About this RNA:
A computed fold for a 73-nucleotide RNA from a Candidatus Kerfeldbacteria bacterium, annotated as transfer RNA. The sequence was found in a public genome assembly. Taxonomically the source falls in Candidatus Kerfeldiibacteriota (Bacteria, Bacteria candidate phyla). Its mean pLDDT, the model's own confidence on a scale to 100, is 82. Its Rfam family is "tRNA". Gene Ontology term of the family: triplet codon-amino acid adaptor activity. Rfam classes the family as a transfer RNA.
RNA sequence: GCCAGAGUAGCUCAGUUGGUAGAGCAGCGCAUUCGUAACGCGCAGGUCGUGGGUUCAAUCCCCACCUCUGGCU
Repeated sequence: GCCAGAGUAGCUCAGUUGGUAGAGCAGCGCAUUCGUAACGCGCAGGUCGUGGGUUCAAUCCCCACCUCUGGCU
């Protein structure tokens, strides 16, 4: 330099032939217990890597860029 894949909650990951994003763990509260843990119930937590484009509407489609991983040279 070229090609491919990935980037979504604190972490690990879903998601959708475009219609306002979820789970598990972690955190907080409640319940339980003599108490702690576990289990149960609930709550909070996201500019969906960045910028632009298409669209009534973009995490999703298109373009450029950034970061990471792998391959080729």